[in-house]
RNA sequence: CACUUAUCGAGAGAGGCGGAGGGACUGGCCCGACGAAGCCCGGCAACCGGUAUAAUCUACACGGUGCUAAUUCCAGCAGAGUAUUCGCUCUGAAAGAUAAGAA
Numbered sequence: 001c002a003c004u005u006a007u008c009g010a011g012a013g014a015g016g017c018g019g020a021g022g023g024a025c026u027g028g029c030c031c032g033a034c035g036a037a038g039c040c041c042g043g044c045a046a047c048c049g050g051u052a053u054a055a056u057c058u059a060c061a062c063g064g065u066g067c068u069a070a071u072u073c074c075a076g077c078a079g080a081g082u083a084u085u086c087g088c089u090c091u092g093a094a095a096g097a098u099a100a101g102a103a
Base pairs, nucleotide, nucleotide: 003101004100005099006098007097008096013041015040016039017038021031022030023029025076026075027074028073042068043067044066047064048063049062050060051059052058072095077092078091079090080089081088082087
């Protein structure tokens, strides 16, 4: 980097360092010196392992990840419904993210 499966409308700090960018991509729309990214600490969750149980369920949160503005911020392709028009609503896919697995 590509493949398979599952999940993505819940949850999470008035902390420290740091200094201008960030929200994958494109278009929007937003966040940011009342301090972005990144790092540390804290926190959330519970996918895998572990422990408890005969086992399942379940619990803990010990180990491995992950996450910690906005639904995956919204749309990007297809279909359906609706509307006088701009449009709006719903469903599915695609793309993306994370976990576990397989080559």
Molecule: SAM riboswitch aptamer (S box leader)
Organism: Peribacillus asahii